Bacterial RNase P class A from a Deltaproteobacteria bacterium, 360 nucleotides, folded computationally. Rfam family: Bacterial RNase P class A. Rfam classes the family as a ribozyme. Its mean pLDDT, the model's own confidence on a scale to 100, is 76. The sequence was found by an Rfam model in a public genome assembly. Taxonomically the source falls in Myxococcia (Bacteria, Pseudomonadati, Myxococcota).
């Protein structure tokens, strides 16, 4: 200098005028000051904090996770490592337990999709001998995504783990690792294909709602309880039936308590909080000290517009410029809060690593 990987941070600046929403101060007037949106505020997929209900205690049901060790408040999240795929390396990328617990699926094409089995083809016998039978094979063809260990030698009538060497593969001891595992050595001729994001089986771990949770204050208007006041004889009820009468008493007046509703306030933002730094640790990450406070709306602020540099696009032009005009420009918009994950997102930064190539 060119092509890859990896991770990181910030996304227009300054100024000036009107306004939002919140906090201050103020003689509470009139004004001043001060702070106001993202990496993703988004999907709401996960795990947690708060909240309220529900829970002796252990079990079935139903859901998640699935190599090992670690970090974490948790986690499907990270980090280190192991195994496997990719890549020439940096690096990447895996729902990466179990297919001899059972049941099930493998379309088409094949002989033959899992009790093996033979189209063609090799053999060997027989016969009516340019072939046809039966009977050996599974080296070789042919289907298929996928065909019963792989190469190679021997052996055989032709093969074939039928024997042998090496590669795989089982199994078992042995050594290293906390572990996933990996070497070593022996012993078996292989001890039955693929799917479990098919049902299953096995370890694990999981009570329900959600901030419209929940908790306060508290109208008018209808309802509800208590007292108190009081009217009629229209209603009701009591004085065994009936009539007088007496009692209690609706309806009504007043006054107190009660839960709901409109409405208001809290919860609401000081927190697993950021930032420097030093200690441990590969590393995610925990400690230590030190500074900092940085949105809190609720019909929902965080907006409008001038000016100047910055940026990008058009004119120009072989090509950079000038001049001129145009855009304020990705994705987008908090609503209890965090941890992470996913998706959308322009035109660049910045810092390491790898491979080439050129110079010292």
């Nucleotide at each position: 200098u060119g092509g890859a990987g990896a991770u990181g941070a910030a996304c227009g600046g300054c100024g000036a005028u009107c306004g939002c929403u919140g906090g201050g101060c103020g003689u509470c007037u009139a004004g001043c000051c001060c702070a106001g949106a993202g990496g993703a505020a988004a999907g709401u997929c996960c795990g947690g904090g708060c909240u309220c209900c529900g829970c002796a205690g252990g079990g079935c049901a139903g859901g998640g996770u699935g190599g090992u060790c670690u970090g974490u408040a948790a986690c499907a999240c990270a980090g280190a490592c192991c195994g496997g795929g990719g890549g020439a390396a940096a690096c990447u990328c895996c729902a990466g337990g179990g297919a001899a617990a059972g049941u099930g699926c493998c379309a088409c094409a094949g002989a033959a999709a899992a009790u093996a089995u033979a189209c063609c083809g090799c053999c060997a016998u027989a016969c009516g001998c340019u072939g046809u039978a039966u009977g050996g094979u599974a080296a070789g063809g042919g289907u298929g995504a996928a065909a019963a260990g792989g190469u190679g030698a021997g052996g055989u009538a032709a093969g074939g783990g039928c024997u042998c060497a090496c590669c795989g593969c089982u199994g078992a001891a042995g050594u290293g690792g906390c572990g996933a595992c990996a070497c070593u050595u022996c012993a078996g001729g292989c001890a039955u294909g693929g799917c479990a994001a098919a049902c299953c089986c096995c370890a694990u771990c999981c009570g329900g709602a959600g901030c419209a949770a929940g908790a306060c204050c508290a109208a008018a208007u209808a309802g509800g309880g208590a007292g108190g006041c009081g009217u009629u004889u229209g209603a009701g009820g009591g004085c065994g039936g009936c009539c007088c009468g007496c009692c209690c008493a609706a309806g009504g007046c007043c006054u107190c308590c009660g839960g709901g509703u409109a409405g208001g306030u809290u919860g609401c933002u000081u927190g697993a909080g950021g930032c420097g730094u030093c200690u441990g640790g590969c590393a995610a990450c925990a400690g230590g000290c030190g500074c900092c406070c940085u949105a809190g709306a609720u019909g929902a602020a965080u907006g409008a517009c001038c000016g100047c540099c910055a940026c990008c696009c058009c004119u120009g032009u072989a090509u950079c410029u000038a001049u001129g005009g145009g855009g304020u420009u990705a994705c987008a918009g908090a609503a209890c809060c965090c941890g992470g994950c996913u998706u959308a997102u322009g035109a660049g930064c910045a810092u390491c690593u790898c491979c080439a190539u050129c110079g010292a």